[in-house]
Context: one part of a larger RNA
Molecule: small-subunit ribosomal RNA, 5' domain
Organism: Pinus lambertiana
């Protein structure tokens, strides 16, 4: 000198764009953050005088809830970055080729009875389906022989037809596995490893593999630093620097890990699953003491910790996601508004002319100098401000705008509403007087102050920067 997710002191007019718990992965009151489909299904309810049409949605069923959003505790490598590879997988989407014939059985809901404080159940009887199952049918699969196992579903419409289902094919994108190289500190950590290293048989998996197991061998790693210990999410990037490097990993983007702590599986194309389940633990809450409920590292908010970090706001109008044939519905993703000089960029706080022109202050001492490149006065102007009027783009045929009566344009008014902070001995731009008297004090370093202090304090003046200015902390 530059930089910061900064803080503190003081001061503070405004706009655009960004950013905003770095500490306790501490504990959380309350609301809302994942639904949707009646064009899969039975039954029920509302409405109607009745039928039909219509509406609602508890239950069965389908898809989604593995995305999006958060955090960085763990992890020095099962991660990440770059570059490769083979022994496999993939719901929705797109391609191509086939197929969809027949049948019975059950269990929710509803109804009846009934237990319980609640959470939540139990028994009896009935029933539909794109729910589950059986028979038939075949390309393909396994197999080496004898054969084995193995598919389907309808719905809407007057119809044409459309949507959906099953099998195979295999595209795109995705994920799983393997390998080479790179990735902090310590030797005051020198030996370490026993499923450990390799092989055979078997099991498991979508798949390779000590992934698991039985047996056999005794290997594997290591001063080119193994192992132990400490610290830490990694990267694109960011800051600095002429560069080489050094430091760093907020926001944005990619990957990983985690979801009160520890373990486990279920479902599914995909999880060992943040707002799913089971078990154990700690904590909090309810209880009729028998038993139950919960998980903000999603959003807003609360307490606590801290030098320190915002609203319990509006909307699905846009972008995007889920679902649905669609209309649509849902979305604290997202789009916006609010708060904060937290940063950055811009604008303003006035402009012009004139007067031998000035009250006051300071220095000085009859003089004069500085504030003064100019207060008042005069003349215009209105960025901003106040108050009226008009009023968007963002929205691709029509329709649809939270933001928002916002941005912007325009009439009227009146210089009106708007400057601080630090420094002035040298480094370092800027000097005098008074007070104090090694005292009070200053200080980044050198140092200053003991009676003439340009270094303390005040005043006048000056310098720097400016809605900021100083200080502190950290990095280059």
């Nucleotide at each position: 000198g530059g930089a910061u997710g900064a803080a503190c002191g003081u001061u503070g007019g405004u706009g655009g764009c960004a950013u905003g718990c770095u500490u306790a992965a501490c504990a959380c009151a309350u609301g809302a953050a994942a639904u949707u489909c009646g064009g899969a299904c039975g039954g029920g309810a509302a409405g109607u005088g009745g039928u039909g049409u219509u509406u609602c949605a508890a239950g069965u069923g389908g898809c989604a809830u593995a995305u999006g959003g958060g955090u960085g505790a763990g992890u020095a490598c099962u991660a990440u970055g770059u570059a490769a590879a083979a022994a496999a997988u993939u719901a929705c989407c797109a391609u191509u080729g086939g197929a969809a014939g027949g049948g019975g059985a059950a269990a929710a809901a509803c109804a009846g009875c009934u237990g319980c404080a609640a959470a939540u159940g139990g028994c009896u009887a009935c029933u539909a389906a794109u729910a589950a199952c059986c028979c038939a049918u075949a390309g393909g699969c396994u197999g080496a022989g004898g054969a084995g196992a193995a598919a389907a579903a309808u719905g809407a419409g007057a119809a044409a037809u459309c949507c959906g289902c099953c099998c195979a094919u295999g595209g795109a994108g995705g994920g799983g596995c393997u390998c080479a190289c790179g990735u902090c500190u310590u030797a005051u950590u020198a030996g370490u490893u026993a499923g450990u290293u390799g092989g055979u048989g078997a099991g498991c998996c979508a798949a390779u593999u000590u992934c698991u197991u039985a047996c056999c061998a005794a290997g594997g790693c290591a001063a080119u630093g193994a192992u132990c210990a400490g610290u830490a999410g990694c990267u694109g990037g960011u800051c600095u620097g002429a560069g080489a490097g050094g430091a760093u990993g907020a926001u944005c983007a990619g990957c990983c890990a985690c979801a009160c702590u520890a373990g486990g599986a279920u479902u599914g194309a995909g999880a060992c699953a943040c707002a799913a389940c089971c078990c154990a633990g700690a904590c909090u809450c309810c209880u009729c003491u028998g038993g139950g409920a919960g998980g903000c590292a999603g959003u807003a908010g609360u307490g606590g910790g801290g030098a320190a970090u915002u609203u319990u706001c509006c909307g699905c109008a846009a972008u995007g996601g889920g679902u649905g044939a669609a209309a649509g519905c849902c979305c604290a993703a997202c789009g916006g508004a609010g708060c904060a000089a937290u940063g950055u960029c811009g604008c303003g706080u006035g402009a012009a002319a004139u007067c031998a022109a000035a009250a006051g202050g300071c220095c000085c001492a009859u003089a004069g100098g500085c504030c003064a490149u100019g207060a008042a006065c005069u003349u215009a102007u209105u960025u901003u401000c106040u108050c009226g009027g008009a009023g968007a783009a963002g929205a691709a045929a029509a329709g649809u705008g939270a933001c928002a009566g916002u941005a912007u344009c325009u009439a009227a008014g009146g210089a009106a509403u708007a400057a601080a902070c630090a420094u002035c001995g040298a480094c370092u731009a800027a000097c005098u007087u008074u007070g104090u008297g090694c005292c009070a004090g200053c200080u980044g370093u050198c140092g200053c102050a003991g009676u003439a202090a340009g270094a303390c304090a005040a005043a006048g003046g000056a310098u720097g920067c400016a809605a900021g200015c100083a200080u502190u902390a950290u990095c280059c």